[in-house]
RNA sequence: UCUUCGCGCACGGGAGAGAUCGCUGGAACGCGACGCCGAAGGAGCAACCGCCCCGGAAACUCUCAGGCCAAGGGACCGUGCACAACGA
Numbered sequence: 001u002c003u004u005c006g007c008g009c010a011c012g013g014g015a016g017a018g019a020u021c022g023c024u025g026g027a028a029c030g031c032g033a034c035g036c037c038g039a040a041g042g043a044g045c046a047a048c049c050g051c052c053c054c055g056g057a058a059a060c061u062c063u064c065a066g067g068c069c070a071a072g073g074g075a076c077c078g079u080g081c082a083c084a085a086c087g088a
Stems, first nucleotide, its partner, number of pairs: 001088002004085001006083001008081006018034001020033004035068003041064001042062003048056003
């Protein structure tokens, strides 16, 4: 100096499901009632992988949490920047 992976930041894209009913009025908050969603997080099984007596593991599954007008959040993807390590 360059490249891959990883972590972080910025911008852009980004789904699903009751603007449900009642207290109680537009929404929100609070309480109660049923009905739903999965792509924050969490948990479970497992293909598979590894340094294999053990461990890592999903967009699958469960919905504890979160969400069900908009806003916000949002796994993941793209671009850019920066950091650290391995390698050359």

Background
Glycine riboswitch aptamer from uncultured Neomegalonema sp., 88 nucleotides, folded computationally. The source organism's lineage runs through Bacteria, Pseudomonadati, Rhodobacterales, Neomegalonemataceae and Neomegalonema. The coordinates come from a structure-prediction model, not an experiment, and the mean pLDDT is 79.